[in-house]
RNA sequence: ACAGAACCCACGCCGAGUCCCGGGUGCCCAGCGCACCGAGGGAACGGGGGAACCAGUGGACCGCCAGGUGCGGUCCGGGGGCGAAUCGCCGGUGCAGCCGGCGUAGCGCAACGUCAGCGCGAGCCCGUCAGCUAACCCCGUAGGCGGUGAGACGUGAAGGA
Numbered sequence: 001a002c003a004g005a006a007c008c009c010a011c012g013c014c015g016a017g018u019c020c021c022g023g024g025u026g027c028c029c030a031g032c033g034c035a036c037c038g039a040g041g042g043a044a045c046g047g048g049g050g051a052a053c054c055a056g057u058g059g060a061c062c063g064c065c066a067g068g069u070g071c072g073g074u075c076c077g078g079g080g081g082c083g084a085a086u087c088g089c090c091g092g093u094g095c096a097g098c099c100g101g102c103g104u105a106g107c108g109c110a111a112c113g114u115c116a117g118c119g120c121g122a123g124c125c126c127g128u129c130a131g132c133u134a135a136c137c138c139c140g141u142a143g144g145c146g147g148u149g150a151g152a153c154g155u156g157a158a159g160g161a
Stems, first nucleotide, its partner, number of pairs: 011146004018043004023037005044141006054131001058076007065068001078129001079126004087103006106120004111155005
């Protein structure tokens, strides 16, 4: 000198994951301080369950009659939620799953729209059960990242002079 790493502050991104009020403990006797704890409370944002009406009634076989996608039995198969994260083709395998490749519904990128460019297209949970759904009931407020980056055209708002 260059490059890299860690920590702190600020700015920013994905995401609902933010803000306010109060309590206890410790530091330190004190507080307009700091840290931790919690079946503390509220707002806001987000999610699930839950009528009527509407929709719907997994498949096969057998039986019943009141003849309706009705009732009963046996066998086989399940179904659903959060999230953008689904689906297809090819290969690894003979199948489920998983791995890899190429795509794809869909999603993200410094106010917003379009274009361009660059990315994502995961994971987890419930446990045979849940369509929609007013009242009502329940739950969450995490986690993970980035870098001198924020291109072009247009539109709009706030603040300042």
Molecule: c-di-AMP riboswitch aptamer (ydaO/yuaA leader)
Organism: Solirubrobacterales bacterium